[in-house]
Model confidence (mean pLDDT): 83 of 100.
This is a predicted structure of a 71-nucleotide RNA (transfer RNA) from a Nanobdellota archaeon.
Lineage of the source: Archaea > Nanobdellati > Nanobdellota.
Rfam family: tRNA. The family's RNA type in Rfam is transfer RNA.

RNA sequence: GGGAAUAUAGUAUAAUGGUAGUACACGGGUCUCCAGAGCCUGGAAUGCCGGUUCAAUUCCGGCUAUUCCCA
Numbered sequence: 001g002g003g004a005a006u007a008u009a010g011u012a013u014a015a016u017g018g019u020a021g022u023a024c025a026c027g028g029g030u031c032u033c034c035a036g037a038g039c040c041u042g043g044a045a046u047g048c049c050g051g052u053u054c055a056a057u058u059c060c061g062g063c064u065a066u067u068c069c070c071a
Stems, first nucleotide, its partner, number of pairs: 001070007010024004018054001026042005047063005
């Protein structure tokens, strides 16, 4: 220098263009003499800027970051 892949909650990971889900963690409750475990419940996320579309996590372009391949 060229090419490819990935980017979603504090962490990990789903979602066929139509309500963004699950697990752990965190807060509250229940239980217990206390704690833990269990059970119930709550908050929390689509990297950034544009385009297409009635509607974008999803499709397209650019940028940023990370990883890989070629030179």